[in-house]
Parts: sequence; structure tokens; C1' cells
RNA sequence: UUGGCAUCGAGAGCGCGUUAGGGUACUGGCCCUGAGAUCGCGCGGCAACCUGUUGCGAGUUUCACGACUGCAAUAAGGUGCCAACUCCAGCCCGAAAGGGACUGAUGUGGU
Repeated sequence: UUGGCAUCGAGAGCGCGUUAGGGUACUGGCCCUGAGAUCGCGCGGCAACCUGUUGCGAGUUUCACGACUGCAAUAAGGUGCCAACUCCAGCCCGAAAGGGACUGAUGUGGU
């Protein structure tokens, strides 16, 4: 760069620095923002995707040792996150409510 799978209406703050924009393609809205947003650093926290650890439970495979698969807990490690539904809408179905798709984000394993 580019695919697969899973999740995305919950949750989570302070300090210091920076200085004018920002809300992760684009467009239109709406919102945040000199009472300092955003971004960076420090500490803290949320969460439970992956690893680890602990417990439970049965199956598959093997001559056997072993290996593989599930659920729950934990939060030591790897990420991520700490305004608003992925902030809302745009495309399709529908009278509407609403549903789906696309896009995006995060994790994981590939390329």
C1' cells in the first nucleotide's frame, strides 16, 4: 500500500507547554475553541481486541507424551481510547419510523 475477520448509541481527567484553528476523504450542516480548543509531554483513568496468569468444562487428534478449540476471572504486558451515535446528513429500500450499504476508526492475522 492493499485484503480478511471482529467491534463501534456505553465508558474515561488534571497539570505544563504550544498558539489558531479543530471535530480523521469530500460537500452541506451543526458543534468545540484566546475563559486556550487542537497538538505535544507528564501523571491519572476507561476499556478488555491480543499476549500472559488463574479457574471451570467438554470435545477433536495422537500408540502415548503432547497439540488444538470454549467460557469466566484478572489487568502484569502490547495497543487503543478519555466532547457530542463514526457529531448529523449525502447512496439504496421505505409514506414514515426505521433498516441496509458505503466511508472512517480500533484490534488481530495476512499481503